[in-house]
Context: one part of a larger RNA
RNA sequence: CAGGGCGGAUGCCUUGGCACUGAGAGCCGACGAAAGACGUGAUAAGCUGCGAAAAGCUGCGGGGAGUGGCAAAUACACAAUGAUCCGCAGAUAUCUGAAUGGGGAAACCCACGUAAGAAGACCUUACGUACCGUAUGCUGAAUCCAUAGGCAUGCGGAGGGAACCCGGUGAACUGAAACAUCUAAGUAGCCGGAGGAAGAGAAAACAAAAGUGAUUCCGAAAGUAGCGGCGAGCGAAAUCGGAAGAGCCCAAACCGUUAUGCGUGCAUAGCGGGGUUCGGACUGCAGAAUUGAUUCUUUAAGCCUAACAGAACGGUCCUGGGAAGACCGGCCAGAGAGGGUGAAAGCCCCGUACGUGAAAGGCAAAAAGACAAGGCAGGAUCCAGAGUACUACGAGACACGAGAAACCUUGUAGGAAUAAGCGGGGACCACCCCGUAAGGCUAAAUACUACUCAGUGACCGAUAGAGCACAGUACUGUGAAGGAAAGGUGAAAAGGACCCCGGGAGGGGAGUGAAAGAGAACCUGAAACCCUGUGUUU
Numbered sequence: 001c002a003g004g005g006c007g008g009a010u011g012c013c014u015u016g017g018c019a020c021u022g023a024g025a026g027c028c029g030a031c032g033a034a035a036g037a038c039g040u041g042a043u044a045a046g047c048u049g050c051g052a053a054a055a056g057c058u059g060c061g062g063g064g065a066g067u068g069g070c071a072a073a074u075a076c077a078c079a080a081u082g083a084u085c086c087g088c089a090g091a092u093a094u095c096u097g098a099a100u101g102g103g104g105a106a107a108c109c110c111a112c113g114u115a116a117g118a119a120g121a122c123c124u125u126a127c128g129u130a131c132c133g134u135a136u137g138c139u140g141a142a143u144c145c146a147u148a149g150g151c152a153u154g155c156g157g158a159g160g161g162a163a164c165c166c167g168g169u170g171a172a173c174u175g176a177a178a179c180a181u182c183u184a185a186g187u188a189g190c191c192g193g194a195g196g197a198a199g200a201g202a203a204a205a206c207a208a209a210a211g212u213g214a215u216u217c218c219g220a221a222a223g224u225a226g227c228g229g230c231g232a233g234c235g236a237a238a239u240c241g242g243a244a245g246a247g248c249c250c251a252a253a254c255c256g257u258u259a260u261g262c263g264u265g266c267a268u269a270g271c272g273g274g275g276u277u278c279g280g281a282c283u284g285c286a287g288a289a290u291u292g293a294u295u296c297u298u299u300a301a302g303c304c305u306a307a308c309a310g311a312a313c314g315g316u317c318c319u320g321g322g323a324a325g326a327c328c329g330g331c332c333a334g335a336g337a338g339g340g341u342g343a344a345a346g347c348c349c350c351g352u353a354c355g356u357g358a359a360a361g362g363c364a365a366a367a368a369g370a371c372a373a374g375g376c377a378g379g380a381u382c383c384a385g386a387g388u389a390c391u392a393c394g395a396g397a398c399a400c401g402a403g404a405a406a407c408c409u410u411g412u413a414g415g416a417a418u419a420a421g422c423g424g425g426g427a428c429c430a431c432c433c434c435g436u437a438a439g440g441c442u443a444a445a446u447a448c449u450a451c452u453c454a455g456u457g458a459c460c461g462a463u464a465g466a467g468c469a470c471a472g473u474a475c476u477g478u479g480a481a482g483g484a485a486a487g488g489u490g491a492a493a494a495g496g497a498c499c500c501c502g503g504g505a506g507g508g509g510a511g512u513g514a515a516a517g518a519g520a521a522c523c524u525g526a527a528a529c530c531c532u533g534u535g536u537u538u
Stems, first nucleotide, its partner, number of pairs: 001533005011523001012488002016460002018457007025449002027160002035096003038051003042074001046070002057090006066078003101110003111129007131157009164195001165193005175182001179229001205212002216243005226234002247441003250385001254273009279383003282378004290373003295370005302363004307356002313329004318325001330347002332336001338350003390414007400426001421436005475482002495522001498509004
């Protein structure tokens, strides 16, 4: 230098991911879940589906020619008397698992009761048999009445789930350039509970001489006022601007009724009416407008769960294995999104735009009716949430670390008033103002995404992107747990009949193909590394 081998970089590709957007849905479970074990096919190891009725059974709807999953081949079947396939509703649904008849080393062992099968004990089949709470009923001790206890029946609970939410409990590393108050942080972790959201919520609120009028969320106020070994750091609110907008129900006074108790005219309890803070009861007058988030009935548009229909192109003496490319000449367009087809297709296929469609199931605006709520005046009497408010001590929580420390929560002790009352306005007092605690409910605006549908990307393209394009698999570990690698023949298997060498592997011909230097160790095939040949030099 040339030719090879090995190797799997690079290029191209994408079944898979990543991030998000808009809708939907937001729970499943004793009617046995989630998750599994074992079965199930003519042949069957794995995955998928299904469950002894076992890649399936029934009905209804769609659909219209092939079909018996991935997954070939053979056999045997099914199908215009409409299969396969798709949607809706049912049936079946072994064993384990909350697992619930008892037990247990999960997927196994052992039962009892009742009924049926010609049936007293064996067999088969069906059903039942856990615990807790609650309601009702029946029983029923010590102990007379009674109560405890027991039993039956009805209803409910139990377990699982990605994040979001509420509550209980609650660190440390770290920062403070060490460290103890402090910080990290009420974070992580653990436990309990709920919902599609949760929580909060209709002023014992803010404010300040002017006013606002439940809550929640966002933007500002503002890194301000403050807190702070005044260190590190922590960090509001009023108010303003927006999103959204909704307010209600009890207890009591009073009226009626029922039951129980005994001390026989009282007390207690239940139920119905009444009533709820511009207070009410009570007395008088009036007897409607209107509203509704609750419940019921009727009508119910529309939407979701299969689908249907859907315009328009040809030619060639072109190139080629192949036309969608080139050339020539046309057409459609409410459709020139996208994917596929032997290269690069608006007009070939699937689709796309505009439209159409449901026997069955689900969601459901709106309307009507029922039903419920719903007025004014007077100011004598009555009512208006008690071991509560509040106080002391000790804590916590408020941006606020005990501070001048209010407000809120409450462990211990004490312990009010009754609307002429009571609480608050950051110690406390006065004046003034605001409100009405010790009962409860409440949509929307807000948070999240395991899941479904549609879509997007100056996101990745196989050492990337999820750990996984093939997988929570192989493998490791007693276990909790850890956890890979591994994509590409070709348009189509046309996957090389036949001949030769060889024990085979493999190779040489032949044949297929555009290509076999695309031959399954299969696209491209870099480098390191190895070999052969030739030349040159020693």